[in-house]
Molecule: SAM riboswitch aptamer (S box leader)
Organism: soil metagenome
RNA sequence: CUUAUCCAGAGAGGCGGAGGGACCGGCCCUGCGAAGCCUCGGCAACCUAUCAGGAUGCCCCUGGUGUGGUGCCAAAUCCGGCAGAACGAAAGCAUCUGGAAGAUGAG
Repeated sequence: CUUAUCCAGAGAGGCGGAGGGACCGGCCCUGCGAAGCCUCGGCAACCUAUCAGGAUGCCCCUGGUGUGGUGCCAAAUCCGGCAGAACGAAAGCAUCUGGAAGAUGAG
């Protein structure tokens, strides 16, 4: 950079000792112990492996399992941020659609 997904799911213990939720605003979590590190456990099914069915030159499609590689285990990516629509006399609201940014996988 390209592409797919992001309203589901899944935490205990030890060390540690004040921050964390990407950024900004809000709102939350946190000495009843934050971040980080370690151990064990779990979730999920992106890649891999394997099984069944379909299709069929190979390719591929659908579903199952969960061997291995990542990832993840407060809150929808916690909510919003930009544009349009809805509602409102307006200030606004945060209902709908799309986008931006971000995260993760694969390339």